[in-house]
Predicted 3D model of a 71-nucleotide RNA (transfer RNA) from a Candidatus Pacearchaeota archaeon. It matches the Rfam family "tRNA". About the family: Transfer RNA (tRNA) molecules are approximately 80 nucleotides in length. It is annotated as a transfer RNA. The source organism's lineage runs through Archaea, Nanobdellati and Candidatus Pacearchaeota. Its mean pLDDT, the model's own confidence on a scale to 100, is 84.
């Protein structure tokens, strides 16, 4: 330099155009002398930035960052 994948809660991760889900971890309660274990319940996330739609996490283009293969 050339090609190609991938970015979603604090942590891992589902979702191929129509209310963003789950599990861990946090936070209230309840249980226990305490504490954790188990119960309820609750905050919390779409890398920036543009284009395409009637609507984008979902397509496109760029940028930025992290893998890979090639030279």
């Nucleotide at each position: 330099g050339g090609g190609u994948g991938c970015g979603u809660a604090g942590g891992c991760u589902a979702g191929u155009g129509g209310u963003a889900g789950a599990c861990u971890a946090c936070c209230u309660g309840g249980c226990u002398c305490c504490a954790g274990c188990c119960c309820a319940g609750g905050a919390g996330a779409u890398g920036g930035g543009a284009g395409u739609u009637c609507g984008a996490u979902u397509c496109u283009c760029u940028c930025c960052g992290c893998g890979c293969c090639c030279a």